[in-house]
């Protein structure tokens, strides 16, 4: 840069000890201990291994990701004139090449 997903799912464990939830703006989480970092887990994209057969369907011991809140909402257009929804893009984010 390209393709392909983001509404499902995941602990009442141990350290640690202040900030965290990308970026603006909200709204939130958080000393009843957030994030992190370890075990646990969940899912199954890439490897693998059975099956079936070109799609695919299992299994999940390896590579990686994830494990509050829809990608937590909203940042541009548009569906209508306003509320409010709902679609698209854009930005992330994740696999893989």
């Nucleotide at each position: 840069c390209u393709u392909a997903u983001c509404a499902a799912g995941a602990g009442u464990g141990g350290g640690u000890g202040a900030g965290g939830g990308a970026c603006g703006g909200g709204c939130c989480c958080g000393a009843u201990g957030a994030c992190c970092c370890c075990c646990g887990g969940c899912a199954a994209c890439c490897g693998g291994c059975g099956c079936g057969a070109u799609g695919g369907c299992g299994c999940g011991a390896g590579g990686u990701g994830c494990c509050a809140a829809c990608u937590c909402c909203c940042g541009c257009g548009g569906a209508c004139c306003a509320a409010u929804u709902c679609c698209g893009a854009g930005a992330g984010a994740u696999a893989a090449g």
A computed fold for a 97-nucleotide RNA from a soil metagenome, annotated as SAM riboswitch aptamer (S box leader). The sequence is in RNAcentral, with records from MGnify.